A computed fold for a 124-nucleotide RNA, annotated as SAM riboswitch aptamer (S box leader). It was read from a public genome assembly, where an Rfam model found it. It matches the Rfam family "SAM riboswitch aptamer (S box leader)". Rfam links the family to the GO term regulation of gene expression. The model forms 97% of the base pairs in the Rfam consensus. The coordinates come from a structure-prediction model, not an experiment, and the mean pLDDT is 80.
């Protein structure tokens, strides 16, 4: 690096060194000199393995993992929308029997599934 399965709206940071980046990718939006990444120390959380328990659950000793924001949001598809969803109003085109209505495209919002990613357990 690859395959399978499960989970991903919960939870949990201080100090020292360091010195400009970071949030996987693209877009958005954020975090960052009141100090990013990284390293170290100590602390914490409890997802998986694990231990206890009939179970609900509890534990944090051990193996991993984690400690801004839902995996920060979206990405592809389908469905729905009274278009009051962060003031208000969806926009456009075509058509009809034109104080109105219908269809289509696009946008937006929501839901579901998928993709991608992360983590664990198992496998090869």
């Nucleotide at each position: 690096a690859c395959c399978u399965u499960a989970u991903c709206a919960c939870g949990a940071g201080u100090g020292g060194c360091a010195g400009a980046g970071g949030g996987a990718u693209g877009g958005g939006c954020c975090c960052g000199a009141u100090g990013a990444a990284g390293c170290c120390a100590c602390g914490g959380c409890a997802g998986c393995c694990c231990g206890c328990g009939c179970a609900a659950g509890c534990g944090a000793a051990g193996g991993u993992g984690c400690c801004a924001a839902a995996u920060c949001c979206c990405a592809c598809a389908g469905c729905g929308g009274u278009g009051c969803a962060c003031a208000c109003c969806g926009u456009c085109u075509u058509c009809c029997u034109c104080c109105g209505g219908a269809a289509g495209a696009c946008c937006c919002c929501g839901c579901u599934g998928g993709c991608a990613g992360a983590u664990a357990a198992g496998g090869a």